The prediction has a mean pLDDT of 82. This is a predicted structure of a 74-nucleotide RNA (transfer RNA) from Bryocella elongata. RNAcentral records the identical sequence in 16 taxa. RNAcentral holds the sequence, with entries from ENA, GtRNAdb and Rfam. Rfam family: tRNA. Rfam links the family to the GO term triplet codon-amino acid adaptor activity.
RNA sequence: GGCCCGGUAGCUCAGUUGCAUAGAGCAGCGCACUCCUAACGCGAAGGUCGCAGGUUGGACUCCUGCCCGGGCCA
Numbered sequence: 001g002g003c004c005c006g007g008u009a010g011c012u013c014a015g016u017u018g019c020a021u022a023g024a025g026c027a028g029c030g031c032a033c034u035c036c037u038a039a040c041g042c043g044a045a046g047g048u049c050g051c052a053g054g055u056u057g058g059a060c061u062c063c064u065g066c067c068c069g070g071g072c073c074a
Stems, first nucleotide, its partner, number of pairs: 001073007010026004019057001029043003050066005
């Protein structure tokens, strides 16, 4: 330098046939339970979907460039 994969909540990941509100588990928080704690149960909160453009009525999803991580080739 070329090619491929990945980047979504604090962490691990789903969602990529473009359509109404972006989700799960764990962690953290509140409540309940308990003599107390843990476990279990209930609830709420938490995201500019790596960044910037483009296409479209509409983009996490498609296209382009860039950044970061991993792999292969040279």